Predicted 3D model of a 349-nucleotide part of an RNA (small-subunit ribosomal RNA, central domain) from a metagenome.
Context: one part of a larger RNA
RNA sequence: CUGGGCGUAAAGAGUGCGUAGGCGGUUAUUUAAGUCAGAUGUGAAAGCCCCGGGCUCAACCUGGGAACGGCAUUUAAUACUGGGUAACUAGAGUUUGGGAGAGGUAAGUGGAAUUUCAGGUGUAGCGGUGAAAUGCGUAGAGAUCUGAAGGAACACCAGUGGCGAAGGCGACUUACUGGCCUAAAACUGACGCUGAGGCACGAAAGCAUGGGUAGCAAACAGGAUUAGAUACCCUGGUAGUCCAUGCCGUAAACGAUGUCAACUAACCGUUGGGUCUCUUUGAGACUUAGUGGUGGAGCUAACGUAUUAAGUGGACCGCCUGGGGAGUACGGCCGCAAGGCUAAAACUC
Numbered sequence: 001c002u003g004g005g006c007g008u009a010a011a012g013a014g015u016g017c018g019u020a021g022g023c024g025g026u027u028a029u030u031u032a033a034g035u036c037a038g039a040u041g042u043g044a045a046a047g048c049c050c051c052g053g054g055c056u057c058a059a060c061c062u063g064g065g066a067a068c069g070g071c072a073u074u075u076a077a078u079a080c081u082g083g084g085u086a087a088c089u090a091g092a093g094u095u096u097g098g099g100a101g102a103g104g105u106a107a108g109u110g111g112a113a114u115u116u117c118a119g120g121u122g123u124a125g126c127g128g129u130g131a132a133a134u135g136c137g138u139a140g141a142g143a144u145c146u147g148a149a150g151g152a153a154c155a156c157c158a159g160u161g162g163c164g165a166a167g168g169c170g171a172c173u174u175a176c177u178g179g180c181c182u183a184a185a186a187c188u189g190a191c192g193c194u195g196a197g198g199c200a201c202g203a204a205a206g207c208a209u210g211g212g213u214a215g216c217a218a219a220c221a222g223g224a225u226u227a228g229a230u231a232c233c234c235u236g237g238u239a240g241u242c243c244a245u246g247c248c249g250u251a252a253a254c255g256a257u258g259u260c261a262a263c264u265a266a267c268c269g270u271u272g273g274g275u276c277u278c279u280u281u282g283a284g285a286c287u288u289a290g291u292g293g294u295g296g297a298g299c300u301a302a303c304g305u306a307u308u309a310a311g312u313g314g315a316c317c318g319c320c321u322g323g324g325g326a327g328u329a330c331g332g333c334c335g336c337a338a339g340g341c342u343a344a345a346a347c348u349c
Stems, first nucleotide, its partner, number of pairs: 003321004007303002012317001014201004021194003025088007033081002035077001037075006049065006091191001092188004096183004103177007110154001115149007125136002162169002206247006215241002220236004258316003262312002266294013298305002322349003331342004
């Protein structure tokens, strides 16, 4: 030395698919690469270490041994790992029948509301605020009724409800389409897990081109407030928000908790299936896949977590290593740009 960690202290990549690699179920047999045992050869001498000897001692010199952690060859072992062969079904997958769902894409349709326009009625205010003013209105506003246009969003249902890998998804209908759950059989026969690089998806804002623009609203203008007010409040208002196509690739992209499978008290809800029972209006029990609450052991610095683990062990990946400098400079790659990714040091405490 053979580290310790990552919910909140530094640390889980935003999410998936997947290449190399790492790891990998049960049985038999074979091989003997890893593994293990013996032998032989080699591992120069000196030195180090041990036991002796010689200079009066020591340093020094000298004899013997050990060691030389290794390599090669050969003989033997076969539990485990690896390779080959044969088989299996508990992992994984396929077929069939059912089921739930804001999962995705495209097209079409609908009603409420806001705004604007046109017309009718009608008259002096409306609007806004803590209070006001800017603003709108006798060229007839606001209010109210009728009609029209156009854009955006879909009240109630609605639920720690559902679906999706994540981002996310909410009016209705249709078409196309992905995944999941479930029952009982049949089939394939380890086909699996993870995943450096890579590839794909990825809120909002932003960018490019062309449309669209009702409401809202950065910037901007005005009115207030105030010592000031480049704000909070008010009146307006352009990008933008919307659509199509193409970029960007980041978020407190959060469960601040990587993925996979196994094992480990209990209780109470709820969603989708299944089985069973009954006093079949319906209720109850069991089970399974989710999604919540409470709580024990254990873990934890504590908070808390606790079969949806942060418990117990395992496989693989990512990441951290005092604060600031700094997620910055330089270089490289990507981008139209904005910028993103990778990523220091001096110095300082």
Its Rfam family is "Bacterial small subunit ribosomal RNA".
RNAcentral holds the full RNA, with entries from SILVA.